[in-house]
Context: one part of a larger RNA
RNA sequence: UGACGGGGGCCCGCACAAGCGGUGGAGCAUGUGGUUUAAUUCGACGCAACGCGAAGAACCUUACCCAGGCUUGACAUGCACCGGACAGCCCGUGGAAACACGGCUUCCCCGCAAGGGGCUGGUGCACAGGUGGUGCAUGGCUGUCGUCAGCUCGUGCCGUGAGGUGUUGGGUUAAGUCCCGCAACGAGCGCAACCCUCACCCCUUGUUGCCAUCAGGUCACGCUGGGCACUCUAGGGGAACUGCCGGCGAUAAGCUGGAGGAAGGUGGGGAUGACGUCAAGUCCUCAUGCCCUUUAUGCCUGGGGCAACACACGUGCUACAAUGGCCGGUACAAAGGGUCGCAAACCCGCGAGGGGGAGCCAAUCCCAAAAAACCGGUCUCAGUUCGGAUUGCAGGCUGCAACUCGCCUGCAUGAAGGCGGAAUCGCUAGUAAUCGCGGAUCACGCAGGCCGCGGUGAAUACGUUCCCGGGCCUUGUACA
Numbered sequence: 001u002g003a004c005g006g007g008g009g010c011c012c013g014c015a016c017a018a019g020c021g022g023u024g025g026a027g028c029a030u031g032u033g034g035u036u037u038a039a040u041u042c043g044a045c046g047c048a049a050c051g052c053g054a055a056g057a058a059c060c061u062u063a064c065c066c067a068g069g070c071u072u073g074a075c076a077u078g079c080a081c082c083g084g085a086c087a088g089c090c091c092g093u094g095g096a097a098a099c100a101c102g103g104c105u106u107c108c109c110c111g112c113a114a115g116g117g118g119c120u121g122g123u124g125c126a127c128a129g130g131u132g133g134u135g136c137a138u139g140g141c142u143g144u145c146g147u148c149a150g151c152u153c154g155u156g157c158c159g160u161g162a163g164g165u166g167u168u169g170g171g172u173u174a175a176g177u178c179c180c181g182c183a184a185c186g187a188g189c190g191c192a193a194c195c196c197u198c199a200c201c202c203c204u205u206g207u208u209g210c211c212a213u214c215a216g217g218u219c220a221c222g223c224u225g226g227g228c229a230c231u232c233u234a235g236g237g238g239a240a241c242u243g244c245c246g247g248c249g250a251u252a253a254g255c256u257g258g259a260g261g262a263a264g265g266u267g268g269g270g271a272u273g274a275c276g277u278c279a280a281g282u283c284c285u286c287a288u289g290c291c292c293u294u295u296a297u298g299c300c301u302g303g304g305g306c307a308a309c310a311c312a313c314g315u316g317c318u319a320c321a322a323u324g325g326c327c328g329g330u331a332c333a334a335a336g337g338g339u340c341g342c343a344a345a346c347c348c349g350c351g352a353g354g355g356g357g358a359g360c361c362a363a364u365c366c367c368a369a370a371a372a373a374c375c376g377g378u379c380u381c382a383g384u385u386c387g388g389a390u391u392g393c394a395g396g397c398u399g400c401a402a403c404u405c406g407c408c409u410g411c412a413u414g415a416a417g418g419c420g421g422a423a424u425c426g427c428u429a430g431u432a433a434u435c436g437c438g439g440a441u442c443a444c445g446c447a448g449g450c451c452g453c454g455g456u457g458a459a460u461a462c463g464u465u466c467c468c469g470g471g472c473c474u475u476g477u478a479c480a
Stems, first nucleotide, its partner, number of pairs: 001480002003477003007474007015464002019427005026318008034309002042053002064304007073127001077126008087105003091102004108117003129293002132291003138287002140282003143278001145276001150189006156165003169180003195270004200238005206232001209228002214225003241264001244258005320420001324379006336367003341360002346355003386417001391412007433456007
């Protein structure tokens, strides 16, 4: 100087408390451990591994296993020799394919020529290749403490020195935020602000919106003419700064109450992550040192596996019902996606779906129905009209192909489950809870995951003693 203390002081955070909903019990989905296996590819392991890399494992992917095959190789550059335009037909035999052997068609540019050049095939050589090892050799990227309020420097001053001072102190703040004081005076990286978005208003914009206003038309509808007022679209601007008033305070910083205002005291949300810590993670994104391998640890193909199942754990979904289930009727979103695409009307089918193709490169058309809600009816407390696992049969769709191993539909079957031990998680407001909608990846898809969007919409916080994490000062130390 740090680190640590079941030392002290001050102060924060859904840290506890107060409250609401869960997990832990059930079934299923998914990841992991274990076990099994020819293989069940690899990585990730307290917080910070475990719906994680994987935002798409039937083949492909694929890195694993078995079998068959290829070696200058699936790919790059160069040299030598030989051949041929590239390439196509796919023809024949073997084969599961890859591949092996054989065959047919075809012949570029310059130059008079010899020859040269481009492209390409073969042979040989130099080399390629490796998701092989080392994240304890590395770059890059990332997680984490932590959006925590800290981490430092120059000069000066103090100390023999390590170092200290500044950065401590008194107040204050979300903040090393600001004020005051002070052997310090300044400065840098952080904080804040500048950026995006939501909330209010104005201007501009009018093939979306509006009968608001005028005219026409309809059973009806901005449907038509017409118009940019309003809503809205997307570009610009304004608005909030403790600016104003009272009180408190050191006449300071600021705190507290109030006015006005769409909005207050960082307005809500996002982006933004200091010096560093964990030899944290990643050599399987990529890059890269070294090592290893080169008829194989490379490459191609067929099939299998990554999907196994006595078990154990994590994360989720659906429930156990009456604030509910089922049936009928009637409303109200936002944000997205769409030409190898989204697909309306209409027809067929109980349905998944099929036929059909209008329109749309999309404020114009489509996906599209929002669901919970509301109105009416029914069920009457039961393992049930709860719950839907499991299984049988019949179908639909994608795709070369759904046996291993896809999703969906109909009929039948209806399991566990009556609110969950010890323990444990999230959340402070348009939040939790609850309800549906969209998107990426993608031929389909194991999505109940993830990332977004809106609808309905709470309860509670006395307080900081205690648990956890953190900040500042101080104290002890036989630790570094």

Small-subunit ribosomal RNA, 3' major domain from an uncultured bacterium, 480 nucleotides, folded computationally. Its mean pLDDT, the model's own confidence on a scale to 100, is 84. The full RNA is in RNAcentral, with records from ENA and SILVA.